Predicted 3D model of a 68-nucleotide RNA (transfer RNA) from Coemansia sp. RSA 1933. Rfam family: tRNA. Taxonomically the source falls in Coemansia (Eukaryota, Fungi, Kickxellomycotina, Kickxellales).
């Protein structure tokens, strides 16, 4: 410094999201591409602050980088 969907990542206090992926459908002789739709989340864990926490504070875990 990072930790949010199967993967890559947005999201600085009130609705959890995008692309890719996967399933189904449209299109095609068939497939690919394209289009539509759906699926998919204990937001790393715990405590606290707050009317309200992915977001703030404290403690912890894992990973990466640097210094000695």
């Nucleotide at each position: 410094c990072u930790u949010u969907a199967g993967c890559u990542c947005a999201g600085u206090g009130g609705g959890a999201g995008a692309g890719c992926g996967u399933g189904c459908g449209a299109c095609u002789g068939a497939a690919g591409a394209u289009c539509g739709u759906a699926c998919g989340g204990u937001c790393c864990c715990g405590u606290g602050u707050u009317c309200g926490a992915u977001c703030c504070a404290c403690g912890g875990a894992a990973g990466c980088c640097c210094c000695a």